Transfer RNA from Bdellovibrio sp. CG22_combo_CG10-13_8_21_14_all_39_27, 74 nucleotides, folded computationally. The organism belongs to Bdellovibrio, within Bacteria. Its Rfam family is "tRNA". Rfam describes the family as follows. Transfer RNA (tRNA) molecules are approximately 80 nucleotides in length. It is annotated as a transfer RNA.

């Protein structure tokens, strides 16, 4: 330098012929239970969906550029 696949909650990830409200597990906080703790149970908060543009009535999703991570080739 070229090619491919990734970046979504604090962490690990899901989410497609674009469509009403963006989710799960773990973690955090609160409650319940217990003499108390852990486990189990209930609830709450937490997100500019990597960035900037474009297409569209409508974009996490499609297109372009940039950035970053991993792999392959040279």
């Nucleotide at each position: 330098g070229g090619c491919u696949g990734g970046g979504u909650a604090g962490c690990u990830c899901a989410g497609u012929u674009g469509g009403u409200g963006a989710g799960a597990g773990c973690g955090a906080c609160g409650g319940a239970u217990u003499c108390a703790u852990a486990a189990c149970c209930c609830g709450u908060a937490g997100g500019u969906c990597g960035g900037c543009g474009g297409u569209u009535c409508a974009a996490c999703u499609c297109c372009g550029c940039c950035u970053u991570c991993a792999g392959c080739c040279a």